[in-house]
Molecule: transfer RNA
Organism: Nanobdellota archaeon
RNA sequence: CCCCUCAUAGCUCAAUGGUAGAGCACGCGGCUGUAGCCCGCGGAACCCAAGUUCGAUUCUCGGUGAGGGGA
Repeated sequence: CCCCUCAUAGCUCAAUGGUAGAGCACGCGGCUGUAGCCCGCGGAACCCAAGUUCGAUUCUCGGUGAGGGGA
């Protein structure tokens, strides 16, 4: 310098262009003599910018970061 893959909640991962979900973790409540287990409820996220579209986490382009390959 070139090519490929990835970037979503505190962590690990989903989501066919149409209300962003799950598990664990966290907070509150129930249960219990207390804690844990268990049950219920709750908070919390689409890497940045532009474009296409009625509508973008999703498609296109550029950038940033991480990983891999080539020279």